[in-house]
RNA sequence: UCCGCGGUAGCUCAGUGGUAGAGCAGUUGACUGUUAAUCAAUUGGUCGUCGGUUCGAGUCCGACCCGCGGAG
Numbered sequence: 001u002c003c004g005c006g007g008u009a010g011c012u013c014a015g016u017g018g019u020a021g022a023g024c025a026g027u028u029g030a031c032u033g034u035u036a037a038u039c040a041a042u043u044g045g046u047c048g049u050c051g052g053u054u055c056g057a058g059u060c061c062g063a064c065c066c067g068c069g070g071a072g
Base pairs, nucleotide, nucleotide: 001071002070003069004068005067006066007065010024011023012022013021018055026042027041028040029039030038048064049063050062051061052060
């Protein structure tokens, strides 16, 4: 330098152009001698950045940034 994959909640990851989700973690409550476990409820998002397409973009297109792998 070129090619491929990835970047979404604190962590691990889903998400077919039409309300952004799950598990774990956190908070509150229930349960009880207490903790843990269990159960219920609940908080938390600039979807890497900037543009473009579209009535509508996490999703499609372009450039760039970061990480991993490969080629030379």
Molecule: transfer RNA
Organism: Patescibacteria group bacterium